RNA sequence: ACGGUCGUAGCUCAACUGGUAGAGCAGCGGAUUCCAAAUCCGCAGGUUGGGGGUUCGAUUCCCUCCGACCGUGCCA
Numbered sequence: 001a002c003g004g005u006c007g008u009a010g011c012u013c014a015a016c017u018g019g020u021a022g023a024g025c026a027g028c029g030g031a032u033u034c035c036a037a038a039u040c041c042g043c044a045g046g047u048u049g050g051g052g053g054u055u056c057g058a059u060u061c062c063c064u065c066c067g068a069c070c071g072u073g074c075c076a
Stems, first nucleotide, its partner, number of pairs: 001072007010025004019056001027043005049065005
């Protein structure tokens, strides 16, 4: 330099052919308990890596930039 995969909640990951972003764990509150753990119920948490475009509508399609990983190549 080129090609590929990926970037979504604090963490690990979903989201089909474009149609209102979800789960588990962690956190907070409650029930239970002498207290706690475990268990059960509830709550909160997101500019979907940044910017732009297409569209009535973008996590999803297109362009560009940034970052991670894999492969190929060049120079020394």
RNAcentral holds the sequence, with entries from ENA. A computed fold for a 76-nucleotide RNA from a Pseudomonadota bacterium, annotated as transfer RNA. It matches the Rfam family "tRNA". The family's RNA type in Rfam is transfer RNA.